[in-house]
RNA sequence: GCGCGAUUAGCUCAGUGGUAGAGCGUCACAUUGACAUUGUGAAGGCCGGAGGUCCGAUCCCUCCAUCGCGCA
Numbered sequence: 001g002c003g004c005g006a007u008u009a010g011c012u013c014a015g016u017g018g019u020a021g022a023g024c025g026u027c028a029c030a031u032u033g034a035c036a037u038u039g040u041g042a043a044g045g046c047c048g049g050a051g052g053u054c055c056g057a058u059c060c061c062u063c064c065a066u067c068g069c070g071c072a
Stems, first nucleotide, its partner, number of pairs: 001071007010024004018055001026042005048064005
């Protein structure tokens, strides 16, 4: 330098065009003498950044950034 892949909640990951979810974690309540477990609920994201297409983009296209793999 070229090609491919990844980037979504604190962490690990779903989500193939119509107002974004799970597990774990955190907090509150219930349960306990207390803790743990378990149950219920809540907080936490404008989806890496900038453009484009579309009535509408996490999703499609382009560029940039970071990380990984391969080729030279």